[in-house]
RNA sequence: GGGUUCUUAGCUCAGUUGGUUAGAGCCCUCCGCUCAUAACGGAGUGGUCGAGUGUUCGAGUCACUCAGAACCCA
Numbered sequence: 001g002g003g004u005u006c007u008u009a010g011c012u013c014a015g016u017u018g019g020u021u022a023g024a025g026c027c028c029u030c031c032g033c034u035c036a037u038a039a040c041g042g043a044g045u046g047g048u049c050g051a052g053u054g055u056u057c058g059a060g061u062c063a064c065u066c067a068g069a070a071c072c073c074a
Stems, first nucleotide, its partner, number of pairs: 001073007010026004019057001028044005050066005
């Protein structure tokens, strides 16, 4: 220098053919249970979906630019 894949909650990750309110587990907070703690059960908080532009009635999903990460080639 070129190519491929990836970036979604504090962490690890889903998200179907673009369709109305974006989810799970863990963590955290509260409640229950217990003499108490852990475990367990229940509820809750938490997201400019990497940044931007465009296409579209509508974008986490499609196109382009940029940033970052991993791998391959030179």
About this RNA:
Predicted 3D model of a 74-nucleotide RNA (transfer RNA) from a Helicobacteraceae bacterium. Its mean pLDDT, the model's own confidence on a scale to 100, is 81. The sequence was found in a public genome assembly. Its Rfam family is "tRNA". The family's RNA type in Rfam is transfer RNA. About the family: Transfer RNA (tRNA) molecules are approximately 80 nucleotides in length.